[in-house]
Context: one part of a larger RNA
Molecule: small-subunit ribosomal RNA, central domain
Organism: uncultured bacterium
């Protein structure tokens, strides 16, 4: 429990697509189901409420009204909302033209570093720190050079850039592919918006089978440090990090700000695009930023990308702790997810 919220005090689902349900543009006709007006009927009685009356009063009590805010028949109203039925073109979609872009999936190139192998030439340290030590290194290290091999990432460009619904996504290139924007007003003709279940996608870390391991690196093993050092600093060093195929479904999954609509000052700047007057450049469209008015806001703030102002849907909150825990059923191979109380207690 509603005349209330929901950036940051509790509360926006992690995002998207849809089902059902809500909700819905302009005009005309019809219907009268919602809704409106009139009448019937019924709405027992006691009670409540209003006038009186009886008990000396009162409580209580009689006898009258009202009133039952509702159902039910009927008779009209049609502005609104539904129902049929014609139309319309701004809503939404389509077509066609044009640029855009790290949008997604698959393949091929590439260079630079790193490690490693062997040759070559050199000699005694090289690594590393706050200082060392562990480790390497005359069985020839490190430094330097030429030749291969591997295997992750892509330096400048690079930005408050651009894309994408979100997670995300970055060398160069074919192919497949997807999208939004802009003009043109050629087509459909409300086809829209929102979304309880419900599908789908879903970073990292994990899991499961098979490959693959350069470099970095929980677990671990040592050198240090210290009172101690299961750290932080240092040599090494498996799982992972890669790649295919199948699970996991979580995040500060964040703009801690659901989506659609419509409307309200300026000022500057990025990015796509382009048409009118007209030819200087302004207005335009979409996007993505900063400053700020007036409004809101507890304030900080926000401020045309709104936390203002309208209407629609949805999801969530209800004092702290116990507790994202228990128990139940559901999904997973598992971890371990979702959904999620109470007793207590302040």
């Nucleotide at each position: 429990u509603u005349g209330g919220g929901u950036u940051u005090a509790a509360a926006g689902g992690g995002u998207g697509c849809g089902u059902a349900g809500g909700c819905g543009g302009c005009c005309c006709g019809u219907u009268a189901a919602g809704u409106c007006c009139g009448g019937g009927g019924u709405g027992a009685a006691a009670g409540c409420c209003c006038g009186u009356u009886g008990c000396u009063c009162a409580a209580c009590u009689a006898c009258g009204g009202a009133a039952c805010u509702g159902c039910c028949c009927u008779g009209g109203a049609u502005a609104c909302u539904g129902a049929c039925g014609g139309g319309c073109u701004u809503g939404a979609g389509u077509a066609c033209a044009g640029a855009c872009g790290a949008g997604g999936u698959u393949g091929g190139c590439g260079g630079a570093a790193u490690g490693g192998a062997c040759c070559g030439a050199g000699u005694a340290g090289c690594g590393g720190u706050g200082a060392a030590a562990u480790g390497c290194a005359u069985a020839g290290a490190u430094a330097c050079g030429g030749u291969c091999c591997a295997g992750a990432a892509c330096c400048c460009c690079g930005a408050u850039u651009g894309c994408g619904a979100a997670g995300g996504c970055a060398g160069c290139u074919g192919a497949c592919u997807a999208g939004g924007c802009u003009g043109u007003u050629a087509c459909u003709g409300a086809c829209g918006c929102u979304g309880a279940g419900g599908c789908a996608c879903g970073a990292c870390a994990g899991c499961g089978u098979g490959g693959g391991g350069a470099g970095c690196g929980a677990a671990c093993a040592g050198g240090a440090u210290u009172a101690g050092a299961u750290a932080c600093c240092c040599u090494g060093g498996u799982a992972g990090u890669c790649c295919a195929c199948g699970c996991c479904g979580u995040a500060a999954a964040c703009g801690a700000u659901g989506g659609a609509u419509a409307c309200u000052c300026g000022g500057u700047g990025c990015g796509a695009g382009g048409u009118a007057c007209a030819u200087a450049u302004u207005g335009c469209u979409c996007u993505u930023g900063c400053c700020u008015u007036a409004c809101c806001g507890a304030a900080a703030c926000u401020g045309a990308u709104g936390a203002a102002u309208u209407u629609c849907c949805c999801g969530c909150c209800u004092g702290g702790g116990c507790a994202g825990g228990a128990g139940a059923g559901c999904a997973c191979c598992g971890a371990c997810g979702g959904u999620g109380a109470g007793a207590u207690u302040c």